[in-house]
The part of an RNA shown here (large-subunit ribosomal RNA, domain II) has 704 nucleotides and comes from Omnitrophica WOR_2 bacterium GWF2_43_52.
Context: one part of a larger RNA
RNA sequence: CCCGGCGAGUUACUGUAUGGUGCAAGCUUAAGCCUUUCAUGAAAGUGCAUGGCGAUGGCGAAGCGAAAGCGAGUCCUAAAUGGGCGUCCAUAGUACCAUAUAGUAGACCCGAAACUGAGUGAUCUACCCAUGGCCAGAGUGAGCCCCGACGAAAGUCGGGGGGAGGCUCGAACCCAUCGGCGUUGAAAAACCGUGGGAUGAGCUAUGGGUCGGAGCGAAAGACUAAACAAACUCAGAAAUUGCUGGUUCUCCUCGAAAUAGUUUUAGGACUAGCCUUGUGCCACUACAUCGUAGGGGUAGAGUGCUGAAUGGACUAGGGACCUUACCAGGUUGCCAAAUCCAACCAAACUCCGAAUACUACGAUGACUAUCACAGGAGUCAGACGGUGGGGGCUAAGCUUCAUCGUCAAAAGAGAAACAGCUCAGACCUCCAGUUAAGGUCCCUAAAUAUAGGCUAAGUGGUAAAGGAUGUAAAAUCGCAUAGACAAUCAGGAUGUUGGCUCAGAGGCAGCCAUCAUUUAAAGAGUGCGUAACAGCUCACUGGUCGAGCGGUUUUGCGCCGAAGAUGAUCGGGGCUUAAGCCUAUUACCGAAGCUGAGGAUUUAUUUUGGAUUCGUCCAAAAUAAGUGGUAGAGGAGCGUUCUGUCAUUUCGUUGAAGGCGUACCGUAAGGAGCGCUGGAGAAGACAGAAGUGAAUAUGUCGGG
Repeated sequence: CCCGGCGAGUUACUGUAUGGUGCAAGCUUAAGCCUUUCAUGAAAGUGCAUGGCGAUGGCGAAGCGAAAGCGAGUCCUAAAUGGGCGUCCAUAGUACCAUAUAGUAGACCCGAAACUGAGUGAUCUACCCAUGGCCAGAGUGAGCCCCGACGAAAGUCGGGGGGAGGCUCGAACCCAUCGGCGUUGAAAAACCGUGGGAUGAGCUAUGGGUCGGAGCGAAAGACUAAACAAACUCAGAAAUUGCUGGUUCUCCUCGAAAUAGUUUUAGGACUAGCCUUGUGCCACUACAUCGUAGGGGUAGAGUGCUGAAUGGACUAGGGACCUUACCAGGUUGCCAAAUCCAACCAAACUCCGAAUACUACGAUGACUAUCACAGGAGUCAGACGGUGGGGGCUAAGCUUCAUCGUCAAAAGAGAAACAGCUCAGACCUCCAGUUAAGGUCCCUAAAUAUAGGCUAAGUGGUAAAGGAUGUAAAAUCGCAUAGACAAUCAGGAUGUUGGCUCAGAGGCAGCCAUCAUUUAAAGAGUGCGUAACAGCUCACUGGUCGAGCGGUUUUGCGCCGAAGAUGAUCGGGGCUUAAGCCUAUUACCGAAGCUGAGGAUUUAUUUUGGAUUCGUCCAAAAUAAGUGGUAGAGGAGCGUUCUGUCAUUUCGUUGAAGGCGUACCGUAAGGAGCGCUGGAGAAGACAGAAGUGAAUAUGUCGGG
């Protein structure tokens, strides 16, 4: 993990509501007693049901007051012409049953870590006590003693003996440093190699002692029987858990919320909001559109106010400079208040000021949607998109409000795929039709459609600042048969090498000036060039040629800018007067939309029939409107086990239950019939009672 069993809203009491039954201004019995039948038993008796009794009890029929008390009133008060609570208008309760829900109980089921009590543990391990045991071998050589030498002595030196030490090396023994291996192991800590101690605070055997808020601890919160920041066993005990998981048959009707306030509150709760069921109310209550009447200070706009802010004018004050013994004075390409002009800005500015929204009234539409009371909820993590804002970086699949939509709880079509985007809201059936978004070359249903343009970039089929004789269109300016533009031929001169500067400066390093002449035209020179000249060239002019040429601006579509990690790609193929883009048009395709045909069901109304406790209910038909759905509310059913009645009946060895198969019936849960198997019990109708329905709980037992 699979298969088959088991497995979770129960029971008691007390309230509340709804429904039912009995009686009704009343209703009702409790403990207990008696009793026929039945069961059991030898009997006595006991037990389940049945019927009958049994009250000074309970609820209701009257309230008010703290109470005495009074009473349709009463209390407050000295007293109310007042006020509170009642009476009245309009008397219905009570007992039991069922269902729903609440409270108290384990209270839908499983699940803590923990807490408390009583006990069991020191055969593991920590420490201690008692009695024992063990430590190969080797090395070093302390005090001390003896001898010798020297010395006056103190003593020094040498030799020998000796054998100290939490001394050295190293087995047993004890330990565990590093590496490997093992890590569903051979082993719930080992093995291999290496390593530390090894006469000591050593190791070890046996017996004994100390324990659960306690022991023991050369101290690590270590150890106290493979468990220890409080052992283990049993009990309190089904501890508690706002947390996680699970919670079992069907169909039908409606259908949310993820918000506000409060909360030791924020993943919980309570009240409200939103959902559902029932009852009541029936009012132009609610809703939509239109009209009328309103208030507003948003968008926008504006700059009169407040504030910000640029330039100018004007001009206080200041700075700087000049002048000056002082006082003064002057200048100003500096800073600048106020004032004026021009242009401009504002969520916390407003001389102004919409659209919407909101309020009231009226009309129209639609027809209870509104509202009140009562029973039952769920919801309090929302998500994205559009619009208007705040925060942030006018960042985020970001965050926080408002408003609308979708998802949540919504399937279908489109967007290649794609909760939140576009279209559109699935009762069921149909090999019918027609449309929406979106599409119509092939994959792939439908135009290789029509008309006119654009694009050459595969742009389309991802991006910016910026850049560019891309191309199409438009506008405007200029030149042009008195010959433009381009090309080509020729000229492009003289004063002069202008002056200055400079080593030089001759059009062409630099500075100043930039005239005049001859001309068809030619700059005191556009660029290259030289050390400087020279040389080439341009402007400018003429000839040849013969019709358009050049500049600027705007718009459409394109180009560059353009780098990513496994192989590319618009979904793919492929597409170029498109199968791209723009404009216009006509067809067609395209959904669970809409229509058509048939069927089911809900609600409302009507009709018919039946029943009735006269409230209404049941059945059939017609018409109208509906029938997506999570949490959740409501309704109707199917099935399982047992009990009662029909029923001393019905079925059954001429074959029950169960099993296997099956083309029948029912909207479904499910139910028949038949055949085979099986071999002894079982079904139906109507009621009743529940240990009543499993796919999920790392559920549990068995099997695989």
Its mean pLDDT, the model's own confidence on a scale to 100, is 83.